Predicted 3D model of a 664-nucleotide part of an RNA (large-subunit ribosomal RNA, domain II) from uncultured Synechococcus sp. It was read from a public genome assembly. Its Rfam family is "Bacterial large subunit ribosomal RNA".
Context: one part of a larger RNA
């Protein structure tokens, strides 16, 4: 892992409600009698009901409040006892699951410390004190050599340890092996016997160790502790069908009440869509000379600054600031002179959707995305918080390549019938290589901005043009003059001022290059050649650049110049939608939590009735029947029990619980 067996809403008592039954007032409890046993008999204590109101005294179809003959509150009456179902309470209370806490015991054969008594430490090195001899001194001191053999001394086996690395990691091993490593006469190592015990011991102290267990050992018991938590919870069909919100909560992943579901009874148009009529509003928009707040420019300029004159009073100036006011132009969730659409309220109409009241039983309190209106954030987030729709949740089917929340559309069952929706019609792949008019050349068609560009289509305005435009080519482009100033120089062309006149078809006191300055080239401007359109600006369609990411490739692919894009038209394909035919039921029948209803099957019991060695149950295989759980004929196997009907009682249905036991 698979297969098979086992495996979870029970039982008791009490209450609520529903249904069924007895009685009409209902009913007995304990106890007693009786008996094989009784669900048999006795037993009326008690309970419910028969009257309520008041705190009560109390009064009573009334009573309480009250001064009240007022008003108002509560009343002016029918059930009860069982059974069954469901639910609640109390019990382990659907099942499995803690970590813990407490009580009583068992442990120091592991390990920690200690006590008693034993044992062990190859070899080598160093060479303390003391001593001896010699030197030395008046005598010491002191010096040298020798001797000596100290030490939590040194090197290093046994022994004890465990610093590094590798191997091992379902190991050879629940801590090891290998190669190195530390101590190795000491606070050393070790044998045997003994002592200390669980909030206790022991600890050169790590919360370490106390039998592979230690922030409180282990065993049994309290104990089925408790678990607002996780997991699991077993047959079928039919009807309806939620919620992820509000308030409160030592509350936030839990509860209570309400909201939303279901069932029963009652009510009977009360509800909803639509339509008609009547309302209030201050949102969107808009406006602001209608207030408040903010704000740009301009005019007038209170007041102030600076400043002139004056001894001062004061009189002036001002390109500075600026109140107030005027003109023009704006902004606002906490502005409004205005002001919708919707929404909401009321009335009427409105049988097609419901609503309302009472009671039983729930579930829900983590919501998700998307459109719209907003707050927070950064007019970020598959972000977060509201409101209002939708879908998912609990919704299958078709489309979007794949894709809960997007688009289409709501699946009772069957059909090798038809029509459509979204979306599509070259091939994968069902259906147009359809028709018409345009656009695109970028494989744009799959993603992006500021910005850039004689890409290309359409439109508008405007200038020049057969008295010859635009481009190209030929020619001219001069003189006063090197204007003046400045400067070493400044000659059209460093810079400053001025920018005239002449000859002319035209030619600047000069557009750019250039020179040290000249020179030189060129432009503006003009003529000629040519012969028909040429420029400028704006708006707009489709394209181009801008455009870099990590394995290879982001139109689904092939591939396409349409099989791309825009506009228009016709046809076809396309779903569980709609239609047709047949069928079921409760006339509409998707459905999670959940409510309600009807059934199948298993074991046993009672009554009745059957089958069975001429072969029961079980097992294997296979017609047939039923919407399903299931039922069932034949054949084989098997070798002794078993079916059906009605009713009853349950250890009553397995795929999941890191379930449990067995097998493989």
């Nucleotide at each position: 892992g698979c297969c098979g067996g086992c495996g979870a809403c029970u039982u008791a008592u009490a209450g609520g409600c529903a249904c069924u039954g007895g009685c009409g007032g209902g009913u007995u409890a304990a106890a007693c009698c009786g008996g094989a046993a009784a669900u048999g008999g006795u037993g009326g204590a008690g309970c419910c009901a028969u009257a309520g109101c008041g705190a009560a005294a109390g009064c009573g179809a009334g009573u309480c409040u009250g001064a009240a003959g007022a008003g108002g509150g509560c009343g002016u009456u029918u059930g009860u006892c069982a059974g069954u179902g469901u639910u609640u309470a109390u019990a382990g209370a659907c099942c499995c699951g803690a970590a813990c806490c407490c009580g009583g015991g068992u442990g120091a054969u592991c390990u920690a410390a200690c006590c008693a008594u034993g044992g062990c430490c190859a070899g080598g090195a160093u060479g303390a004190a003391g001593c001896u001899u010699g030197g030395g001194u008046g005598a010491u001191a002191c010096c040298a050599a020798g001797u000596g053999g100290a030490g939590g001394u040194c090197c290093g086996a046994a022994c004890c340890g465990a610093c590094u690395g590798a191997u091992g990691u379902u190991g050879a091993a629940a801590a090891a092996u290998c190669a190195g490593c530390g101590g190795a006469u000491g606070a050393g190592c070790u044998g045997u016997g003994g002592u200390u015990a669980g909030g206790g011991g022991u600890g050169a102290a790590a919360u370490g160790c106390c039998a592979a267990u230690c922030g409180a050992a282990c065993c049994c018991g309290g104990a089925g502790c408790u678990a607002g938590c996780u997991g699991g919870u077993u047959c079928u069909c039919c009807c309806c069908g939620a919620a992820a919100u509000a308030c409160g909560u030592u509350g936030a992943g839990g509860c209570g009440u309400a909201g939303c579901g279901u069932c029963u009874c009652g009510u009977g148009c009360u509800c909803c869509a639509g339509c008609a009529g009547g309302g209030g509003g201050g949102u969107a928009a808009a406006g602001c000379c209608a207030c408040c707040a903010u704000u740009u420019c301009g005019g007038u300029g209170c007041g102030g600054g600076c400043u002139g004159c004056g001894a001062g009073a004061g009189c002036g100036g001002u390109a500075c600031c600026a109140a107030a006011u005027c003109g023009a132009g704006a902004u606002g969730a906490a502005c409004u002179c205005u002001g919708a659409a919707u929404a909401c309220c009321c009335u009427g109409u409105g049988u097609g959707u419901a609503g309302c009241g009472a009671g039983g039983c729930a579930g829900u309190c983590a919501g998700a995305c998307u459109g719209u209106g907003g707050g927070g954030g950064a007019u970020a987030a598959g972000c977060u918080c509201c409101a209002u729709g939708g879908u998912c949740g609990a919704g299958a089917g078709g489309g979007a390549a794949a894709c809960a929340g997007c688009c289409c559309a709501g699946a009772c069952c069957g059909c090798c019938a038809g029509c459509u929706a979204a979306g599509g019609u070259c091939c994968c792949c069902a259906a147009a290589u359809c028709a018409a008019c345009g656009c695109u050349a970028a494989g744009u068609g799959a993603u992006a901005a500021a910005g850039g560009a004689g890409g290309u289509g359409g439109g508008a305005u405007u200038g020049c043009c057969c008295a010859g435009a635009c481009a190209a080519c030929c020619a001219g482009g001069a003189g006063g003059u090197u204007u003046g100033c400045c400067u070493a120089g400044a000659a059209g062309c460093a810079g400053c001022c001025a920018u005239c006149c002449u000859c002319a078809a035209a030619g600047g006191a000069g557009u750019g290059c250039g020179u040290a300055a000249u020179a030189g080239c060129u432009c503006a401007c003009u003529g000629g050649u040519c012969g028909a359109g040429c420029g400028a600006u704006c708006c707009u369609g489709c394209g181009c650049c801008g455009a870099a990411a990590a394995u290879g490739a982001a139109c689904g692919g092939g591939g396409c110049u349409a099989a791309g894009c825009g506009u228009u038209g016709u046809a076809c394909c396309g779903a569980a939608g709609c239609u047709g035919c047949g069928g079921a039921u409760u006339u509409a029948u998707g459905g999670u939590a959940g409510g309600g209803g009807a059934g199948c099957g298993u074991u046993c019991c009672a009554u009745g009735u059957g089958g069975g060695g001429u072969g029961a149950a079980g097992c294997g295989u296979u017609a047939g029947c039923g919407u399903g759980a299931g039922c069932g004929g034949g054949c084989g196997u098997g070798g002794a029990c078993u079916g059906c009907a009605u009713g009853g009682a349950a250890g009553u249905g397995a795929g999941a619980a890191u379930g449990u036991c067995g097998g493989c």